A computed fold for a 73-nucleotide RNA from a Clostridia bacterium, annotated as transfer RNA. The sequence was found in a public genome assembly. Its Rfam family is "tRNA".

C1' cells in the first nucleotide's frame, strides 16, 4: 500500500428482509434470612464509532473517515 471482518448499555453480545433498541452478567431499591451468600420482584442505564447521502422513516441500505483484528504484498 491492497483486501476482508468487526464497532450497539459498565462488560460479553443479539437485533436474519428499514417502522422509534433488547438479553445475560454487573449496578440500585425492595422481599426472603438472626446476618451473609443463593433465590425472587421492581428499576435505572444507550446522541447504536464519526460525518454525509437515500427514504415519509436508517442500528439496518449507500459513500467517505477513524479504531481494532485478520490476510496479501
Nucleotide at each position: 500500500g491492497c483486501u476482508g471482518a468487526u464497532g450497539u448499555a459498565g462488560c460479553u453480545c443479539a437485533g436474519g428482509a428499514g417502522g422509534u433498541a433488547g438479553a445475560g452478567c454487573a449496578c440500585u431499591u425492595c422481599c426472603u434470612u438472626g446476618g451473609u451468600a443463593a433465590g425472587g420482584a421492581a428499576g435505572a442505564g444507550g446522541u447504536c464509532c464519526c460525518g454525509g447521502g437515500u427514504u415519509c422513516g436508517a442500528g439496518u441500505c449507500c459513500c467517505g473517515g477513524c479504531a481494532u483484528c485478520a490476510g496479501c504484498u